[in-house]
The RNA shown here (c-di-GMP-I riboswitch aptamer) has 73 nucleotides and comes from Desulfocapsa sp.
Lineage of the source: Bacteria > Pseudomonadati > Thermodesulfobacteriota > Desulfocapsaceae > Desulfocapsa.
The coordinates come from a structure-prediction model, not an experiment, and the mean pLDDT is 84.

RNA sequence: UUGAGAUAAAGCCAAACCUGUUGGAAGACAGGGACGGAAAGCUACGGGUCUAUUAGAUAGCCGGGCUACCUUG
Numbered sequence: 001u002u003g004a005g006a007u008a009a010a011g012c013c014a015a016a017c018c019u020g021u022u023g024g025a026a027g028a029c030a031g032g033g034a035c036g037g038a039a040a041g042c043u044a045c046g047g048g049u050c051u052a053u054u055a056g057a058u059a060g061c062c063g064g065g066c067u068a069c070c071u072u073g
Stems, first nucleotide, its partner, number of pairs: 002073004012037002017032006035060001041066003045063003048058004
């Protein structure tokens, strides 16, 4: 640098749901919680879906772009 993997080791993230806050809504944030994940890290560029106060949301829907831990070839 590049490919593979979560089997092992050490770790990481955190669905649904509950509580509080916030928003017009979809939703988001914080705490608890763990369904799952190998980029479930970031990015709204393309498609899809959702809301609609025509502008937002969704990256844990799919694809693309950027970055990266551990083990191993």